Notes
This is a predicted structure of a 478-nucleotide part of an RNA (small-subunit ribosomal RNA, 3' major domain) from uncultured Treponema clone RFS18. RNAcentral holds the full RNA, with entries from Greengenes.

Context: one part of a larger RNA
RNA sequence: UGACGGGGGCCCGCACAAGCGGUGGAGCAUGUGGUUUAAUUCGAUGGUACGCGAGGAACCUUACCUGGGCUUGACAUAUGGGGUGAUUCGGCAGAGAUGCCGGAGCGCAGCAAUGCGACCCUAUACAGGUGCUGCAUGGCUGUCGUCAGCUCGUGCCGUGAGGUGUUGGGUUAAGUCCCGCAACGAGCGCAACCCCUACUGCCAGUUACCAUCAAGGAGACUUGGGGACUCUGGCGGAACUGCCGGUGACAAACCGGAGGAAGGUGGGGAUGACGUCAAGUCAUCAUGGCCCUUAUGUCCAGGGCUACACACGUGCUACAAUGGUCGGGACAGAGCGAAGCGAAGCAGCGAUGCGGAGCAAAACGCAAAAAGCCGACCGUAGUUCGGAUUGGAGUCUGAAACCCGACUCCAUGAAGUUGGAAUCGCUAGUAAUCGCGCAUCAGCACGGCGCGGUGAAUACGUUCCCGGGCCUUGUACA
Repeated sequence: UGACGGGGGCCCGCACAAGCGGUGGAGCAUGUGGUUUAAUUCGAUGGUACGCGAGGAACCUUACCUGGGCUUGACAUAUGGGGUGAUUCGGCAGAGAUGCCGGAGCGCAGCAAUGCGACCCUAUACAGGUGCUGCAUGGCUGUCGUCAGCUCGUGCCGUGAGGUGUUGGGUUAAGUCCCGCAACGAGCGCAACCCCUACUGCCAGUUACCAUCAAGGAGACUUGGGGACUCUGGCGGAACUGCCGGUGACAAACCGGAGGAAGGUGGGGAUGACGUCAAGUCAUCAUGGCCCUUAUGUCCAGGGCUACACACGUGCUACAAUGGUCGGGACAGAGCGAAGCGAAGCAGCGAUGCGGAGCAAAACGCAAAAAGCCGACCGUAGUUCGGAUUGGAGUCUGAAACCCGACUCCAUGAAGUUGGAAUCGCUAGUAAUCGCGCAUCAGCACGGCGCGGUGAAUACGUUCCCGGGCCUUGUACA
């Protein structure tokens, strides 16, 4: 100087408390461990691994296994030599990769054409490696933590390590600001500048809108029309403790109030200091070293990554009446669409099929929002709760759904009656609850990322648990 203490002081955080809803029990989905296996590819492992890499494993992907092939190679560049073989069609064998055979056609595809430049065979340099080392590395990332800290120059103090500044008195979300002070300044962080959102002015007015006017009409539904309103989207305004009162050291600031759409950082996002964990990643990529080179490379078929006594994590659906079923009728936002979205209509109980209007979309479509509301039935039952499992019949995608897809219909109807010890999330348009969209994607979503609808309870307080910041103290630790 740090680190640590079941030392002290001050102070924060859904840290506790106060509340609401869960997990832990059940079934299923998904990830992991373990076990099994020819293989169940690899990585991630307290917090900071476990719906994680994977934003989508039937083939492919694919790295794994079994079997069948190739050896200048699936891919790159260069050189030498050769070209009877670049292109295309077909047959046979084979699981295919591939091998063999035959035909067509032209003596080289293509182009900006005295040229450029492909293609094939062969030889050689070499290629290739998701092989090892993240403890050789770059880059990127997690975490403490959006915590308020981390430092420097000069000066001063100390023999020196170092200290001071950065401590102290107040204050703040904040090393935020004020005052004081052997310090005076400065940098990286904080804040602000950026984006979305809440109010409003001006400008603009189609595909959006429809108050007034006219015509038709059930209807801004159509047409004329309008530029008011909603909205769209560009430029501005507005919030700054600015104003008033009180407290305070006359400071910084805090408390209350007015006005205001909004009040003290208005709400949300982006933004992550010096560093810590030899944290993670050699399998995104790059890269040193090592290793393989008729194989640890590469092509193909099939299988596996989907196994299953079990254990754990994360979720979904429930156990019901604030509910279930049936009927009626209402209200979003944000997105996506051309090898695409696909309306009306018709067929089917349905998944879906036929059909094709319109739409590169404020125009057309996906599209039905759902919970909610109104009416009816059910009457506390393992039930009209719950839907696992299984049988049958189908639809769709795709060469192909056996291993191993999603969905529909009929039948079947399991566990489950609110969950031990323990444990998680959340402070407001939040939790809870309800549906909608998107990425990936042929198909496949209970996951992820977004969107809106309905919409709470509670916070006395900081003694305690956890994590953190500052000061101080002890130390046999560095």